[in-house]
The RNA shown here (Fluoride riboswitch aptamer (crcB RNA motif)) has 78 nucleotides and comes from uncultured Candidatus Udaeobacter sp.
It matches the Rfam family "Fluoride riboswitch aptamer (crcB RNA motif)". Rfam links the family to the GO terms positive regulation of gene expression and response to fluoride.
The coordinates come from a structure-prediction model, not an experiment, and the mean pLDDT is 77.
RNA sequence: UUUCGCUCGGGCAAUGGAGUUUGCCUUCCCAGACCCAAAGCUGGGAAAACCGCGUGAGCUAAUGACUCCUUCUAAUCG
Repeated sequence: UUUCGCUCGGGCAAUGGAGUUUGCCUUCCCAGACCCAAAGCUGGGAAAACCGCGUGAGCUAAUGACUCCUUCUAAUCG
């Protein structure tokens, strides 16, 4: 210096929020404060994961999964 692995953190999983958990992605650039410098820190941007199925008619769905809350729809009871 490069590559790989592990841990932590961040992001994502076809309509909202929260907890737990599973899987996937995890690189780069700019600016600021500090500083001899580097590393680290703060802010912004880009990228990655991601953006349902069917030839069609049409079909499933507030979950990737479980639980709770909220919105909408239908039925029953008061």